This is a predicted structure of a 155-nucleotide RNA (FMN riboswitch aptamer (RFN element)). The sequence was found by an Rfam model in a public genome assembly.
């Protein structure tokens, strides 16, 4: 300077505004409607309750529209290539092994070299919850690719 080993620290962002409403609703209005009160002498008034109905109220999830973009590798990349995050089995319980699950890009321009740089138009986003969620709530003060440091002894 390489390696192995150990230890520390670090390690995911994002709903501004406008709409809609047969999810739902403590409320509001109406009713040739249906119960009870209710029993009897022509005509059953009120109350309550249910259904229905008109209004409000109502989605960070639906519509418009906004925004976000983990890690190694490569010509800088959310969509090239790989790797993480989930669920379940297994046992020798471990930075272990299996199994399932795991999105999405063209076109033009530069350049020896870019699906990575510029310029235009798209496109993606686990799982449980809940009105249908990449962004709200939980699991998650976690857990993890991997990154900077440190120590020690071998080689």
């Nucleotide at each position: 300077a390489g390696u192995a080993a150990c230890c520390u620290u670090c390690g995911g962002g994002g709903u501004c505004g406008g709409g809609u409403g047969a999810a739902g609703u403590u409320u509001u209005u109406c009713g040739u409607u249906u119960g009870u009160u209710a029993u009897a002498u022509u005509u059953a008034a009120g109350a309550c309750a249910a259904c229905g109905u008109c209004a409000g109220c109502a989605a960070u999830u639906c519509c418009c529209a906004a925004u976000c973009g983990g890690u190694g590798g490569u010509a800088c990349a959310g969509c090239c290539c790989a790797c993480g995050a989930g669920u379940c089995c297994g046992c020798u319980u471990g930075c272990c092994g299996g199994a399932c699950a795991u999105g999405a890009u063209c076109u033009g321009g530069u350049u020896a070299g870019a699906u990575u740089c510029c310029a235009g138009a798209g496109c993606c986003g686990a799982c449980c919850g809940u009105a249908u969620a990449g962004u709200c709530g939980g699991g998650a003060u976690g857990a993890a690719a991997g990154a900077a440091g440190g120590u020690u002894u071998g080689c």